[in-house]
Context: one part of a larger RNA
Parts: sequence; structure tokens; C1' cells
RNA sequence: UGACGGGGGCCCGCACAAGCGGUGGAGCAUGUGGCUUAAUUCGACGCUACGCGAAGAACCUUACCAGGGCUUGACAUGCCCGGCAUCCGGCCGAAAGGCGGGAGUGCCCCGCAAGGGGAACCGGGACACAGGUGGUGCAUGGCUGUCGUCAGCUCGUGUCGUGAGAUGUUGGGUUAAGUCCCGCAACGAGCGCAACCCCUGCUGUGUGUUGCCAUCAGUUCGGCUGGGCACUCACACGGGACCGCCCGAGCAAUCGGGAGGAAGGCGGGGAUGACGUCAAGUCAGCAUGCUCCUUACGCCCUGGGCUGCACACAUGCUACAAUGGGCGGUACAAAGGGUUGCCAACCCGCGAGGGGGAGCCAAUCCCAGAAAGCCGUCCUCAGUUCGGAUCGCAGUCUGCAACUCGACUGCGUGAAGCUGGAAUCGCUAGUAACCGCCGGUCAGCCACACGGCGGUGAAUGCGUUCCCGGGCCUUGUACU
Repeated sequence: UGACGGGGGCCCGCACAAGCGGUGGAGCAUGUGGCUUAAUUCGACGCUACGCGAAGAACCUUACCAGGGCUUGACAUGCCCGGCAUCCGGCCGAAAGGCGGGAGUGCCCCGCAAGGGGAACCGGGACACAGGUGGUGCAUGGCUGUCGUCAGCUCGUGUCGUGAGAUGUUGGGUUAAGUCCCGCAACGAGCGCAACCCCUGCUGUGUGUUGCCAUCAGUUCGGCUGGGCACUCACACGGGACCGCCCGAGCAAUCGGGAGGAAGGCGGGGAUGACGUCAAGUCAGCAUGCUCCUUACGCCCUGGGCUGCACACAUGCUACAAUGGGCGGUACAAAGGGUUGCCAACCCGCGAGGGGGAGCCAAUCCCAGAAAGCCGUCCUCAGUUCGGAUCGCAGUCUGCAACUCGACUGCGUGAAGCUGGAAUCGCUAGUAACCGCCGGUCAGCCACACGGCGGUGAAUGCGUUCCCGGGCCUUGUACU
């Protein structure tokens, strides 16, 4: 100087408390440990590993295993020889691959031609080399997590101290903030904070093949048509909030209250993460030093495995019912995606789906039905008209192919489960909770995941003693 303390003072954070909903019990899904296995490829391990790398493991992916094969090698550059590209079919084979046959000559340059040379490509050969998801994230770059959106971390000059270093950055107030004010041997400055950026809330202007009977006319009644951009909306560019105004407190910074206002005192949300810490994570995203393997630790293929199951944990989904379940009827979104795609009307099928082809490269068409809600009706407390696991049969679709190992549909079967021990998690407002919709990946999908979107819409916060994490000052220390 730090670090630490079951030392002190001050102050924050869904940290506790107050409150609402969960997890821990059940079934299932997914991940992990373990066990098993020829292989169950690898990594991630308190918080900060475990629905994580996986935004898509039937083949592929794939890195693993077994078997069948290849070696200048699936890929790059250089040399030599031959052919020229390319196409067709034969035999062995699971394929890879191996053996052999036929057709066939393009492009550029020289040349009348024959022929020669060359580029791309194919086959063969020799070598230099390729290749390695082999090892080392304590050899690294880059990127990332975490403390932490926490209020901090430093520098120049000056001053003090033998020096390490201190001062500034401490103090008194104030703030979300090292935010600002006052004071002060300090005076300034940088990286952080804030602001500048994006979305959202009010409004003006411009533009109107979306919107509107608002106004006029027609209407097969649908903004459907003429017509119009006023409104809604869309997209641009502006305005608007600054403690600006008033009252009170204060030296000031600022704080309390009020008016006006769509909005107040950082309006709400996002992007943005300082010096550093964890020899944190990643050599399997990529790059890369060193090291190791080179008829193989490289490469190709078929099949299997990554999906194995006596268990254990983590994250979720669905429930255990009557503010519920079934059936019928009937409303109201936002944000997205769509031309090797989205797919309407109509027809067939109980249905998954099939047929069909209109429209749309999309504010103009499609995905598309939003669901909870509301109205009516049945069920009457029962393991049940709750709950849907499991299993049987019959099917649909994708795909070369659904046995291992896909999703979905119909009929049947109907398991555990009657609110979950110790313990433990999230959330302070349009939030939690409940409800559905869309997207990426993607042939299909094991998505109940993840990322977004809207609909309905709460309760509670006395307070800071205690638990956890953090900031500033101070104190003790045999640690640095």
C1' cells in the first nucleotide's frame, strides 16, 4: 500500500422483510453424473458447468466403434508423361473401390495442310509436400463469462515523506453516479458516470393504390366501385422537459410541494461494461508457437453409436381439478415469415392429410383459426366427463431409407398423481401471474427449448436488526 476480521461508522441492491407465483413429491421432456458398452466422440464443473457449445445427431452432420478399402492421398503449389473436356452402358461389391468397353473432340496461338505449343479439366508417375476435431487455453491471438451498470481506476505538475508511498480521490452536504456544491497544498487532466445513438409515450409539417361513408354518388353491401386524404396508420424531418415557472428550506449543489402539460425532476425500455480479478472458458468456430502421427493419430465407404439404464442431480412441460373440464355459438392483437417458397376458394377424408390450382417475389396475396374472454348448456366432488403416462391396432407425411431412432392422426387402453419434507428460486407495474401468436435452425423432427410479439392483468414494500453481494471512511493484524 493492499487483503482480511463472528471490528466500528455511513450507504446501496428483489439482499432480507412485506406480497404473489413456483421448484423440491407425480408422469413425461431435455441436459448432466454414474453405470453399461465394440463405441455410448469431445468440451463445459460453486456462484459464473448441467433445455450449456447443439439456432435441428435416422444417412449426412460425426469428431466415436466394427468391418471393407486408399495411399501424392478428399484439399493447395511446383515437375514429367499420356489423354484432351464430357457422355453411355458392362462385371465383382453393402458401398467405397477394383477390373475392363464404347462414343467423342471443343477453346487460345503458329500453320495451306499434316502437325506442334498452351490454358482449364481428367488419368498415371516421382519428389518436395499435403492432412490430423492428435497434445498443450498455465506457450498464445481473438472472442466470451464473472465481480458489475458496481462508482470506481489512474495520470501530469506541485507539495509532503530517507523510502515504499501519501496528497489530489480525504472532509461537510448532495446525487442513480468520483453527480454536483462548499471547503481544503493542491491545481488540472484521462479512462469510466451522464449526454450524443435506437425503440416507445404527445404533437406539427411533408407524402399518400393501407385507412375512411368522415362528406357525395353508385352498390351484387364486402372500402366493393367512382371519388377524397380529413381521420387511423405508415415513413421521413421537426417541436416538446430544462427544476424552465410558483411556494418553502438551503451559502450553494440540491430537496419537498404546486401549476401547466401527453409526459415530469435521470418519463419507460434498449444498445453501451473503466483499470483490473478469477494462470476463469475456448488450440472442437477461427488463427497460432512448440510437440507428436505420417501406407498412418491422415482419407473414403457400409453398418452401428452419440437415443444404451438399477440409479442420482439440474432445467422445464403437463397435472392433481368446479375462479374447473366437455360441447355449441360469438368477439378483439401485435410482431414476423414466404418464388427450389407461402399456398386461397372448391372437392375427398372422422382426422393427420390428399386432390386442386387462384393470388403473391408481397402495407395490396398466403401462412391465419389468435387464445384466455363473452353467451348458452352438460358434468356435481367422484380418482371422476379430473389427469393424460403407457401399451395395442389402423393410418398420414417428409425423406434413397423412419428396425435400432422421426413427427403427426384415428380408435382402443387408461398409469402415477388429491398441492408436495428439510430446503430453495423468480418478480416492485403494465412487472409477476395467466393466455395464445410468430421466427431462426430445418427435407422432416424428438421444440415442452431458445429468441421475439401482443392479450388479460394483480398483491406488497413497516423498515435496514438479521442472511447474501457491493461502495466510501476508519480501526486491529504475527498475512502481502
RNAcentral holds the full RNA, with entries from ENA, Greengenes and SILVA. Small-subunit ribosomal RNA, 3' major domain from an uncultured bacterium, 480 nucleotides, folded computationally. Its mean pLDDT, the model's own confidence on a scale to 100, is 87. Its Rfam family is "Bacterial small subunit ribosomal RNA". Gene Ontology terms of the family: ribosome and structural constituent of ribosome.